Small-subunit ribosomal RNA from an uncultured Ktedonobacteria bacterium, 1449 nucleotides, folded computationally. Model confidence (mean pLDDT): 85 of 100.
[in-house]
RNA sequence: AGAGUUUGAUCAUGGCUCAGGAUAAACGCUGGCGGCGUGCCUAACACAUGCAAGUCGAACGCCCUCUCGCAAGAGAGGGAGUGGCGGACGGGUGAGUAACACGUGGAUGAUCUGCCUUGAGGUGAGGAAUACCACCGAGAAAUCGGUGACAAAACCGCAUAGGUUUCUCUCAGGAGAAACAAAGUCGCAAGACGCCUCAAGAUGAGUCCGCGGCUGAUUAGCUAGUUGGUGGGGUAAUGGCUCACCAAAGCGACGAUCAGUAGCUGGUCUGAGAGGACGAGCAGCCACACUGGGAUUGAGAACGGCCCAGACUCCUACGGGGGGCAGCAGUGAGGAAUUUUCGGCAAUGGGGGCAACCCUGACCGAGCAACGCCGCGUGCAGGAGGACACUUUUCGGAGCGUAAACUGCUUUUCUCGGGGACGAGAACGGACGGUACCCGAGGAAGAAGCCCCGGCUAACUACGUGCCAGCAGCCGCGGUAAUACGUAGGGGGCGAGCGUUGUCCGGAUUUAUUGGGCGUAAAGCGCACGCAGGCGGUUUUGUGCGUUGGAGGUGACAGCGGGCCCCUUACGGGACCGAGGGCCUCCAAAACGGCAGAACUUGAGACCUUGAGAGGGAUAGGGAACUCCGGGUGGAGUGGUGAAGUGCGUAGAUAUCCGGAAGAACACCAAAGGCGAAGGCACUAUCCUGGCAAGGCUCUGACGCUCAGGUGCGAAAGCUAGGGGAGCGAACGGGAUUAGAUACCCCGGUAGUCCUAGCCGUAAACGAUGACCACUAGGCGUGGGGGGUAUCGACCCCUUCCGUGCCGUAGCUAACGCGAGAAGUGGUCCGCCUGGGGAGUACGGUCGCAAGAUUAAAACUCAAAGGAAUUGAUGGGGACCCGCACAAGCAGCGGAGCGUGUGGUUUAAUUCGAUGCAACGCGAAGAACCUUACCAGGGUUUGACAUGCCGUCGCCCCUCUCUGAGAGGAGAGUUCCCGCAAGGGACGGCGGCACAGGUGCUGCAUGGCUGUCGUCAGCUCGUGUCGUGGGGUGUUGGGUUAAGUCCCGCAACGAGCGCAACCCUCAUCGUCGGUUACUGGUGUCCGAGGAGACUGCCACUCACAAAGUGGAGGAAGGCGGGGAUGACGUCAAGUCAGCACGGCCCUUACACCCUGGGCGACACACACGCUACAAUGGCCGGUACAAAGGGUUGCCAACCCGCGAGGGGGAGCUAAUCCCAACAAAACCGGUCUCAGUUCAGAUUGGAGGCUGCAACCCGCCUCCAUGAAGAUGGAGUUGCUAGUAACCGUGAGUCAGCACAUCACGGUGAAUACGUUCCCGGGUCUUGUACACACCGCCCGUCACACCACGAAAGUCGGCAACACCUGAAGCCGUCGGGCUAACCCGCAAGGGAGGCAGGCGUCGAGGGUGGGGUCGGUGAUUGGGGUGAAGUCGUAACAAGGUAAAG
Repeated sequence: AGAGUUUGAUCAUGGCUCAGGAUAAACGCUGGCGGCGUGCCUAACACAUGCAAGUCGAACGCCCUCUCGCAAGAGAGGGAGUGGCGGACGGGUGAGUAACACGUGGAUGAUCUGCCUUGAGGUGAGGAAUACCACCGAGAAAUCGGUGACAAAACCGCAUAGGUUUCUCUCAGGAGAAACAAAGUCGCAAGACGCCUCAAGAUGAGUCCGCGGCUGAUUAGCUAGUUGGUGGGGUAAUGGCUCACCAAAGCGACGAUCAGUAGCUGGUCUGAGAGGACGAGCAGCCACACUGGGAUUGAGAACGGCCCAGACUCCUACGGGGGGCAGCAGUGAGGAAUUUUCGGCAAUGGGGGCAACCCUGACCGAGCAACGCCGCGUGCAGGAGGACACUUUUCGGAGCGUAAACUGCUUUUCUCGGGGACGAGAACGGACGGUACCCGAGGAAGAAGCCCCGGCUAACUACGUGCCAGCAGCCGCGGUAAUACGUAGGGGGCGAGCGUUGUCCGGAUUUAUUGGGCGUAAAGCGCACGCAGGCGGUUUUGUGCGUUGGAGGUGACAGCGGGCCCCUUACGGGACCGAGGGCCUCCAAAACGGCAGAACUUGAGACCUUGAGAGGGAUAGGGAACUCCGGGUGGAGUGGUGAAGUGCGUAGAUAUCCGGAAGAACACCAAAGGCGAAGGCACUAUCCUGGCAAGGCUCUGACGCUCAGGUGCGAAAGCUAGGGGAGCGAACGGGAUUAGAUACCCCGGUAGUCCUAGCCGUAAACGAUGACCACUAGGCGUGGGGGGUAUCGACCCCUUCCGUGCCGUAGCUAACGCGAGAAGUGGUCCGCCUGGGGAGUACGGUCGCAAGAUUAAAACUCAAAGGAAUUGAUGGGGACCCGCACAAGCAGCGGAGCGUGUGGUUUAAUUCGAUGCAACGCGAAGAACCUUACCAGGGUUUGACAUGCCGUCGCCCCUCUCUGAGAGGAGAGUUCCCGCAAGGGACGGCGGCACAGGUGCUGCAUGGCUGUCGUCAGCUCGUGUCGUGGGGUGUUGGGUUAAGUCCCGCAACGAGCGCAACCCUCAUCGUCGGUUACUGGUGUCCGAGGAGACUGCCACUCACAAAGUGGAGGAAGGCGGGGAUGACGUCAAGUCAGCACGGCCCUUACACCCUGGGCGACACACACGCUACAAUGGCCGGUACAAAGGGUUGCCAACCCGCGAGGGGGAGCUAAUCCCAACAAAACCGGUCUCAGUUCAGAUUGGAGGCUGCAACCCGCCUCCAUGAAGAUGGAGUUGCUAGUAACCGUGAGUCAGCACAUCACGGUGAAUACGUUCCCGGGUCUUGUACACACCGCCCGUCACACCACGAAAGUCGGCAACACCUGAAGCCGUCGGGCUAACCCGCAAGGGAGGCAGGCGUCGAGGGUGGGGUCGGUGAUUGGGGUGAAGUCGUAACAAGGUAAAG
C1' cells in the first nucleotide's frame, strides 16, 4: 500500500466482497508448564443455606458462671437491657433518567457540616421517670398488655452568660432589653478522656448559572402555578417551592412539545490524521435497592431501619404473623455463554473502644476456566547417493528424507529426596506456604496440534464421485480425465493453540471539514418575486465583540507520550516532565471581519433623449379555404385504398355556377429572425400596459447578491357552470387486414378542441446545464442601437455596446463534448445525489369537487444496474460492387413405371455411421457364401494373430479312415540340422505364465484427413504515429481491376499469408528423333525440348496515372480455354467403422470359429436417377465418321454350331504391333406406320434357355418366345447451364468370379439468351442504428396458471404506554378540635386547678384502586391488493435495427 467482481475487450461511475487490528466473547478439533490479568453482556428473573455491622463495663443498673478467700470481698468471664458512637462509610447493580443527571468553568453577600484541628469562655445546684427485672394476663407464634420497684454521661426545671439569637435606640463607633448552656468517668495522684457555648479552619454536602455531548418534523405548535409582581408560609438556604391577590405572560424552525433510545465521564478499540464505534474491568459523579408512596431519628438517610399499599413467597393452631442476595459464596431459571456454598484478618483500610481487643465475603490470598496477553518446553549433534513402509511414475525413477534406525551428549521442564524465605519499620504475630527459591539424584525420558493448498492468497498430485454427494467470503466449482466435492500422499501457514461465528473500526475519498459530486452515470426546484438567514464596493474615525500575543488558574487518580530508577519477557512498581488541542481571569495590539459615526461613486437605482419587437390585455374590422343551406346546369357514378369494402348517389350525388349561414385558424412575408422569467407569443387597426437596449453622465449615495419557509405565474389533458360547435376528433359503430386484430388503414362519429368565470399545478416544463459577479486567444454570420470614415445622400469600410448562432486556441472532461451565453479560472448564496429492484409505491399528514398532486419509507431480493467510447455481428437502415443470384433463354425435376439411397414401420436380426445448405446413386470403386461388424444355433478358451519364458513331446509339410450341417472331434501313416554326443538350434503340437483380442464407449479427450463459407478477396505483422485505454492509422479516400490488381492522394513507411505468376494440359509454328504409326515424299502421327501474347504497336478517353474502348498484325488479344493450387479463420461441422491414439469397459466373453438367416422386409413419405408418354418419332433395310482406355489366373481373332445369350476352337498379344472392337451411336439415304394407349411405351407375369460360381430358393446377370400395366408432357414449388457450354448420342475404365439406370473418364452432333441490377439468395467494401457478443435461430415485455416469501388494506379482536374527567382513598406530614387520658413546671398545706402533652375526631394533600370517553403504539384476523423469487408452463410480440405503426413523455 491494495485486490476480486458488470464487458468480447476498454475507460470511468457504482455497489458487493476480501486481505488488517480489536474483543468481558461463544462454538468445533486439540491440549505440557509458568507469570500477570479477566470471568452473567441474557431474566433490575425467583432465591434454600451460611456469612457480609458492630462496638464500648473507663456512661448505667441487673442477672449468671468461674477463681481466690472462713467470710466480707476481690479478680476473671458471660448475658440481655438503658445509654453513647457507628449502622448515611465500605460493597453491589445500571432498571430508571435526554435531566443542571454528567463533563468543564464559575457563583453562594442565599447555605449546612458529627467526628478532626486551632482559639476563647464555662462545666453550679436540684428534680421526676423508665427499660432490663418481679408478679399477673393474652397469644400457636411473632409479640403485647397491666401492676410494682430501681440507675445513669437517658430526661426536666433553676442559676450563670465571655458569647449567640431576636428586638429597640443610635452620632453607625456603639448602647440597652429579653431569651438561651453543660455530665461526668478513670486514676493514689499528677493528669487523661469527655461535656456545654462561641469564633475560625479543614473535610463533606446542598443550591444556582454559562457552555458541551443521541435519533426522529411521516412529532409544529407547547404551557394555567403556566410567566412575572406584591404579601404570607416553608426550608439549613435562593426560588411559584407553596398559598392569596394582581398583571398576561413564558418557550419554539438556532427545533419547543411529543416519541424512541440511552446512566454520564476520565477513557477503550480502530484510524496517517480528521474522525467513527464503544463506556466490561480500574477511577470520579449520578441513580436504584421486590414495585409505588411516606415520614421518623440524625450533622448527614435509608440495600442487610420503620409505616402503608400492591405483587410474589414462607410459617400458621386459620385467629394471625415472617421475608426481600442489583453484598460474598451458592441454587433454580433464562441463555451460545461466565467460577469455590475456599483460607485469613498476616498486610492495606474501615467501625467501636483509654487500651487490650472485637468486628470487617472491604481487602489479602488460594481454587476453577487456553477467556486474553507474555514467556518456556516437547530435545541437541553426528548419521546413506539415501533402509522399510506409503504415494506417484514416462517403469528409468522421484518424493517423504538426515527424516528414521543407530552412536554420542544435555536435563529447561518432569519425578524423588534435602534445605527454605522476603512480604513484619523495637519484641510477639504469616492466610498465602513447606509456596517461590536453592542443592542433590534419575532418565530423552511424560509433552503437537489445527487450518489451508482454483484466483484474490503462501502451498499439487493420485484415486473415488459424475449438476449426484457436496463446497462456497466474493468470483464461482461438480453433467466420466475435478489442483475447487470426499480420501490419500506431498506441500504451505500458525503453533498450545488453530479454525469458525458474532460485533466494532479500517480498507470506504462509499456522507468527502481534511476529502466527492449534479449536460449524458444517482443528482439543478417548471419559472419568478421575496421575509428570515448567509455573503457583501472605496476612504476615514472610534470601539475592542470576533481575532492575535503574553501571564495566571484549572484540566483528579489511573491511562497515553518521553527519558530516568527498580525490574526487564509481559503484566508491572517509583518520582518527574509533556500532551490532554477545553474553560475561566488579567494585560496588550488594532491589520482584517463585526458594531457605531463621517464621507465617496465605480455596484444598484432614478432622470432626459432615441430605438426595435408574434411581450400582455381589451375592442373593432378583413379575406382565402373547409362544411352546411337554397337555387341553376348536368346525368351515373363518387369516394377511398396496397387492393377493397362499409359510406354517399336516379328521392339526382360527385363535378360546376350563383346566393346565403356559421365556426375555427390566419398562406406568402418567415429567417441559424424578434419578444417574454418560464409556460409561451404570428391577419390588420386602435386604446390601455409591462419589460429591454443605446446615448447623455444630471441626481440618490451601497440603497446590493442569493434565498429555507412563503407568495404569484405556469403547455396539454382533465374537472365545474353557462355559451358555442365549421373542421379535426379519444370513446363508440361499421368496413377491411389478420391465425386472431378490442390496433396500424378506410367510412362515420360523441366528449373535447373555441369563448366566459373558476379549479387542477403536472410534462423529455430540456440547453436533460440554478441565480449573480469578475477574469481568460481568435475567426465567420445575424438582429437592435451609438461613433468614426466616406458620400449630395444611402451603400461600403473601421470601431463600440447589447442580443442571438456556427467553428475553434488554452483549459476542462470517463469519453462524447464544452469552449467569453463555458461544462475554463475564481467568489457568494440556494436546491439536489449516495448501488439496482421493491417505489416515486404503502402508511400518515397537507392540498384538491374529483382525477390526482405533494411530502415519503420499510420488509424482502440481486451482484450487479447504469454512462461513454471500441471491435465485431446484425437490421423488413443507407451507398457502391460482384456471383447462372434474379431477369432473358434451353433442358429438366415435382405427376407414371422401374432402379438406388433415406426416414418410418416391421423383424430374432433387418449391423453401424452420415441428418438444412455442407445427410439421403453418401462411407459402399460393386452384401448369393465370404465380405459382415447384426440375428439364431453349434463349438473353442494363451485363444484366428504377435513377442518372451518354463515344462513336455515331436520335425513341419503332406496323405488317408470314421463321425458331424460345418467348425470341430477321434485315429493311422510319415521323423530335420549341427555336434566334442552332454547337449544346442529351427519349426510344430500340448500344458502353464506374462499377455493377445474387441467394427465395445467417448469425434465433446485427440492426431491425421475431409467438408463448408469460398478460388470469396480478404487476413495480419514490424517500426512510427494518434488515443488514458479497448483500439485506430497503414487496409480509409479518388479512380481502376477478376483480384487489398494497379495508379494517385494521405502519418504513415515497409513486410508476410492470400490474388496473380511459376506447374500440367489443349489450340499455332519451328527443331530433333522415330518403332509397332505413316510411307511415294520436305507430309500425317508419336515423343522430347523450344518459340509465341507483353496492352508490345496505333488511335481515342481518363488526371501527363493506373486503366479502359476501338484497330492492326496474329493460330491465339487483353486472365486465350481447362486443371492442379483453398489465406487468417468459422461451424466443440464429419470421421474412435480406413488408420493411429489418451481414458474407460469386457476377458470360458463385448474375444474367436462355423452353418443358416439378415443387411434385399413393406401400409407409407422424401431424395437422386433411368425409361417413356411418341411423327424433330417407332420399326425395317442400306451407308459413314471417333476419342480415350483395358488385357497373361488376362484380352481372345479366323473358322464351326446355336434365332440368341452363348458353346466349341485355338492363331496372336506382356501390346502405337494382337485382342476387347463392331460398320461406335446419334447422323445420312430409302421404305413403312398416320395420331391411336397405337407398329408409342415397356412394367409385370408365364414358359424355355445361357453364363459365373462349392452354391443363383430367400437374393445375380443375360437370351428367346409369350404377356403388354401405369403413362397422352405433369399443382404448389424447384434444379442445372453463358460456348464447343446446355441438350442429345454412344464409347471405355475402376470395383469385380459374376452382377452398373451409379461413379469416373472419352469423344460425336451441337444451340438459345443476357435489356439490365428494381426485386429473391449468397458474398465484399464504406457508413449508420443497436438494449445483440452463445452475436437476430440474438435479446426481451406483460397478463394468466403453479409454488414459496415478505409487506399493505380489512369486519373485528387482544394487549402495552402516557395523559384527561369523575368516584374512592392507606400510611403520613400539616391544620383544627381535643369533653377521654396525663410524672417533672406553676398556684396550692392538701384536695384540686392551670400551663403543656397524648390518645382520638374532622379537614387539605395523597400512593393505589375503580369507572368513562378519547389518544398513541403493537400483536392477530376470514378475505383481499399489488410486489419479489422460481428448471423446461400458457397466450401473444410491446421494446432493442426505420424492431417491421420511430420511440418516449